[in-house]
Context: one part of a larger RNA
RNA sequence: CGUUGAAACUUGAGAGGGCCCUUCAAUAGUACGAGAGGACCUUGAAGGACGAACCUCUAGUGUACCAGUUGUUCUGCCAAGGGCAUUGCUGGGUAGCUACGUUCGGUUAGGAUAAACGCUGAAAGCAUAUAAGCGUGAAGCCGUCCUCAAGAUUAGGUUUCGUAGACUCCCGGGAGACGACCGGGUUGAUAGGCUCUAGGUGUAAGCCCAGUAAUGGGUUCAGCCGGGGAGUACUAAUCAGUCAUCAAUUCUCUAA
Repeated sequence: CGUUGAAACUUGAGAGGGCCCUUCAAUAGUACGAGAGGACCUUGAAGGACGAACCUCUAGUGUACCAGUUGUUCUGCCAAGGGCAUUGCUGGGUAGCUACGUUCGGUUAGGAUAAACGCUGAAAGCAUAUAAGCGUGAAGCCGUCCUCAAGAUUAGGUUUCGUAGACUCCCGGGAGACGACCGGGUUGAUAGGCUCUAGGUGUAAGCCCAGUAAUGGGUUCAGCCGGGGAGUACUAAUCAGUCAUCAAUUCUCUAA
């Protein structure tokens, strides 16, 4: 830009993906075979690699967070803290991201076939699966399964609306390089803040007690944090604009 208004939901021409493998058990130590050995068919149970999604569990990270600790410096000093030393080092760790983790998948019809095997059957009174005709038959082919898909210019369909709707702008994230996508914009819980909380760390400071002291105990399952979850308009989404839709008139150009 087109699809001759808009929004929502869709059909599927077409395209892509997937289709895997192994072991064990039953049938059955059966058929077969002198024995040794040892099935077809059918059924069941596990597993491997691969793929997708996810974070409940396990585990990793987690320079948000909590605690311990060394040296030094600063806050006048004690105590308590801040800075720096790879995040100073060490022990843990929420969300998110992830695999080593969890869940799921490779299935079932059907159709046409390959090799192969047949039925009927002449040419050629026989025979012959083939010449006419009709079948069986594969992890392969077409479908079935999953994803995309109407620029499929043959531009599809349905429903609703018709002063419909979309965008700019702003608050944001489950989205994201930017566009895009999604949620929200006061008729509001969209983000921040505040309150509470799942959870993390592990019992703060101060004071009291015991001890010469280091330190230990009590107050205290404390204190601090809280990317997750709720609630709450305190702050910010203010005000507004553009296009489109609808109707009529005029002008210009072109064609008949």
Model confidence (mean pLDDT): 85 of 100.
Predicted 3D model of a 256-nucleotide part of an RNA (large-subunit ribosomal RNA, domain VI) from a Patescibacteria group bacterium.
NCBI's taxonomy places the organism under Bacteria, Bacteria candidate phyla.